[in-house]
RNA sequence: CCCCGAUAAAGGCAAACCGCUUGAAAAGGCGGGACGCAAAGCCACCGACCUACGUUUCCGGAUCUCCGGGAAUACGGUAGCGGGGCCGCCGAA
Numbered sequence: 001c002c003c004c005g006a007u008a009a010a011g012g013c014a015a016a017c018c019g020c021u022u023g024a025a026a027a028g029g030c031g032g033g034a035c036g037c038a039a040a041g042c043c044a045c046c047g048a049c050c051u052a053c054g055u056u057u058c059c060g061g062a063u064c065u066c067c068g069g070g071a072a073u074a075c076g077g078u079a080g081c082g083g084g085g086c087c088g089c090c091g092a093a
Stems, first nucleotide, its partner, number of pairs: 004091002012037002017032006035080001041086003045083003048078003054073008
């Protein structure tokens, strides 16, 4: 230094749920709260998954630039789904 990761030490993060809030939604932010986490620090590049405002299309209706419903779609998300990239604390075996 790299791999590795302890019932070590010093610290760190914070799932569900609740409150407030942003958003069409998925989800995010803040506070409370701890299921867990050795990268649960950062990045949507690849795969996967979630959502569908808008758009396209189909069906039905109509008072015909409209209304209702279905399908497709990420330009929206998940870094606490996997891979990858970047950076980093500690040091037993």
This is a predicted structure of a 93-nucleotide RNA (c-di-GMP-I riboswitch aptamer). Its mean pLDDT, the model's own confidence on a scale to 100, is 89. Its Rfam family is "c-di-GMP-I riboswitch aptamer". Rfam links the family to the GO term cyclic-di-GMP binding.